[in-house]
RNA sequence: UUCUUAUCGAGAGUGACGGAGGGAUCAGGCCCUAUGAAGUCCGGCAACCUUCAAGCAAAUGCUUGAAAAGGUGCUAAAUCCUGCAGGCAGUAAAUGUCUGGAAGAUAAGAU
Numbered sequence: 001u002u003c004u005u006a007u008c009g010a011g012a013g014u015g016a017c018g019g020a021g022g023g024a025u026c027a028g029g030c031c032c033u034a035u036g037a038a039g040u041c042c043g044g045c046a047a048c049c050u051u052c053a054a055g056c057a058a059a060u061g062c063u064u065g066a067a068a069a070g071g072u073g074c075u076a077a078a079u080c081c082u083g084c085a086g087g088c089a090g091u092a093a094a095u096g097u098c099u100g101g102a103a104g105a106u107a108a109g110a111u
Base pairs, nucleotide, nucleotide: 002110003109004108005107006106007105008104013042015041016040017039021032022031023030026083027082028081029080043075044074045073048071049070050067051066052065053064054063055062056061079103084100085099086098087097088096089095
C1' cells in the first nucleotide's frame, strides 16, 4: 500500500504548557473556538488484541462473566449532517423519514 472480518446514536477534564485555528478529503450546510483552536504532557474512558474463570464443543473454536498490568484506540455534536440507489409521507416541489451503498475511522489478521 492493498485485501478480509468486526465495530462506529454509549463513555471519557473547571488540569498544565501552548497561542489561532478546528470539525478526514471535495462540495453544500451546520457548528466549536481568546470564557483559549490545533498540538504536546498529565488525567480519564472503553474493552479490539490480551489475561483469568465458567459453560459448550471434534476443533487451535464459540458463548457468558470478570480484570485493566501490557499493545493499540478514543476523549464536542450519530463517523456533526447531506452527497449515490431505492421505499414511504407530501398533489407536486421543498422537505421529512427508513433501508442499503459509497467514503472514512479503529482493531485484528493477511499481503